[in-house]
Model confidence (mean pLDDT): 76 of 100.
Two RNAs folded together computationally: RNase P RNA and transfer RNA, 481 nucleotides in total.
It holds a member of the Rfam family "Bacterial RNase P class A". Rfam classes the family as a ribozyme.

RNA sequence: GUUACAAGCCAGGCUAUCGCCUUUUUAAAAAGGGAGGAAAGUCCGGACAGCACAGGGCAGCACACCGGUGAAUAGCCGGGUCCCGGCCUUAUAACCGGGAACAGAAAGUGCCACAGAAAAUAACUACCUUAUUCUCUCUCUUCUUCAGGAACGGGGCGGGUAAGGCAAAGGUGAAAAUGUGAGGUAAGAGCUCACGGGAAUGUUUAGUAAUAAAUGUUUUGGGUAAACCUUGUGUGCUGAAAUGCCAUGUAAACCCCGAUUCUUUGCCGGCCCGGCAAAAUGCGAAAGCUAUCGGGGAGGGUAGGCAGAUUGAUUCCAUAGGGUAACCUGUGGAACAGAUAAAUGAUAGCCGUUUUGUCAUGCUGAGGCUGACGAAGCACAGAAUCCGGCUUACAGGCUUGUAACUUUU
RNA sequence: CGCGAGGUAGAGCAGCGGUAGCUCGUCGGGCUCAUAACCCGAAGGUCCCAGGUUCGAUCCCUGGCUUCGCAA
Numbered sequence: 001g002u003u004a005c006a007a008g009c010c011a012g013g014c015u016a017u018c019g020c021c022u023u024u025u026u027a028a029a030a031a032g033g034g035a036g037g038a039a040a041g042u043c044c045g046g047a048c049a050g051c052a053c054a055g056g057g058c059a060g061c062a063c064a065c066c067g068g069u070g071a072a073u074a075g076c077c078g079g080g081u082c083c084c085g086g087c088c089u090u091a092u093a094a095c096c097g098g099g100a101a102c103a104g105a106a107a108g109u110g111c112c113a114c115a116g117a118a119a120a121u122a123a124c125u126a127c128c129u130u131a132u133u134c135u136c137u138c139u140c141u142u143c144u145u146c147a148g149g150a151a152c153g154g155g156g157c158g159g160g161u162a163a164g165g166c167a168a169a170g171g172u173g174a175a176a177a178u179g180u181g182a183g184g185u186a187a188g189a190g191c192u193c194a195c196g197g198g199a200a201u202g203u204u205u206a207g208u209a210a211u212a213a214a215u216g217u218u219u220u221g222g223g224u225a226a227a228c229c230u231u232g233u234g235u236g237c238u239g240a241a242a243u244g245c246c247a248u249g250u251a252a253a254c255c256c257c258g259a260u261u262c263u264u265u266g267c268c269g270g271c272c273c274g275g276c277a278a279a280a281u282g283c284g285a286a287a288g289c290u291a292u293c294g295g296g297g298a299g300g301g302u303a304g305g306c307a308g309a310u311u312g313a314u315u316c317c318a319u320a321g322g323g324u325a326a327c328c329u330g331u332g333g334a335a336c337a338g339a340u341a342a343a344u345g346a347u348a349g350c351c352g353u354u355u356u357g358u359c360a361u362g363c364u365g366a367g368g369c370u371g372a373c374g375a376a377g378c379a380c381a382g383a384a385u386c387c388g389g390c391u392u393a394c395a396g397g398c399u400u401g402u403a404a405c406u407u408u409u
Numbered sequence: 410c411g412c413g414a415g416g417u418a419g420a421g422c423a424g425c426g427g428u429a430g431c432u433c434g435u436c437g438g439g440c441u442c443a444u445a446a447c448c449c450g451a452a453g454g455u456c457c458c459a460g461g462u463u464c465g466a467u468c469c470c471u472g473g474c475u476u477c478g479c480a481a
Stems, first nucleotide, its partner, number of pairs: 001405010012351007020034005036380001040391002043389005048239004053274001055273004060235005065079005080102001081100006103230002108228002110224003124170002127165008136156004141151003144147001178196006197220010243307004254297007263279005280290001282289002314335009352378009362369002411479006419433004427464001435451005457473005
C1' cells in the first nucleotide's frame, strides 16, 4: 500500500422560487420550527389511564451461575464453570476467537429407535471346569495270524451335545456394567493391592461471591428436564380505537332472567375468601300486575368539539472526578414535529460521493494517486401516546483492530 | 393498535422425536370392437428459510419470510 473480516460513527449539503402543516402575532403579512438509525417487526420491559380496596390465596404465566449497572421482570458490563473452533503437540497445558435457554437426574414418573446377546433381571462369538460322544493318534495289560490287528483300561489334539462358571477379550452402537498396572485364579472378576476418574460431603487457604487448589470420609452404570415434573424467586388485568369532559339527539320504549334485606344480583382474564354497592315489610283470594335495582338480548339515535398529545427515567456537545467496564456524579452550553385520514413536497443551479469513458503526465517501489471534462447513479426506507431495549433491512464514505499478499527503506 | 391459526408430491390433506404417507391427477400395462369404469405397476418431496437442543428434528425452541381469520 492492496484485499478480506469484525466493531463503531455518518446516512448527503447550500442557495433561490413556488407549495403544505404548525407556533407567535393584529385576522392577514412577516418571523421561527417541521421524520429515523432503524421511525420497521409488534418480540420484551416500563411510564401513564381505568376497574371502590388491587386486599389475601390458588391455578396460570415468567425467570434460574456470581457480582455490578439500570426506572425495569428489558437489556448491558465484568468474572466463574462447561462446550465449540484455531494454533501447537505424542497428548495435555498455555494463547486467540466464539457460544450457553448455566437450579435440580441422590423426590418421583417416562424415553434412549435401528443395530446388538443385552440399553440394567445382560450373555452372541469366545474362555474355563465336569459329563458324554465321534475321528485320528500314543501307551500298560491280555489274546492272536507278532501287526497298534483285536479286547479292556489310561492319556493327547480336534469336532459335537448337555450342565455349570464367567463379565477380563472381540463384535454392534451416539453410549454397554468406573479406568490403568501388578498379583491371584480352572478361566476370570475390586477377588487383593497401588495409583487414578465420577458423585455427595467436611476442613484449610485465596476470593465480596460464583468458584479454584490441597486434604479427609462415604459411595460407584450412563444420557435426557427447549420430556412430564420438583425446588426457589417474581407476577392483578385491560390498553390510547385506554380514559376524561362538553354539546346534539333518540325510544330511560320492547323481550328474557334473578331479587326486593341473615335473600338475590353485581363488582374489567379463571376459581375461592374478605370487603363494598343496589333493591316496595306494594296491590290482589290466587294466577298474576305495577315500581325499583342488577344482568343479558334485539333494536333506535349520534358519529360534532376539547383534552389525553408531547419539558422528560429527554437528546446532543464540551469538560472535571469515580470505576477494569457497563455506568454514575458535578459544571457549562445547545435543542425540542404534533397531525387526526393523517403535513414535512416539487423544480433549477452549485458542491459532495460512487461507477465508467476521454485527456494531462504532475507524482509513485508496487498498487495506484492527483487534476479537468462528459455520461449515469446516490442505499434501507416515513413519526401517530411516549420512553428504554432486542431483532431484521441497508448503496457508499470515514476511523480502529486482526489475518494474508506485494514492495521500498 | 390488539388477538389467533397455518406453510408437507402437480392439487386437497394426514403424520404425538426414530429417517414421510392417503385420495385425486400424470405415465405405462391389462381388460374391451372402442371409450369410460375397474385391476396392476411406476415416477414425482431441500417437509417455507436459517440457527439451536438431542445420538437423531416434518415434529421441540429462537429468529426471519409469507398466507389467512377475529374483535374494534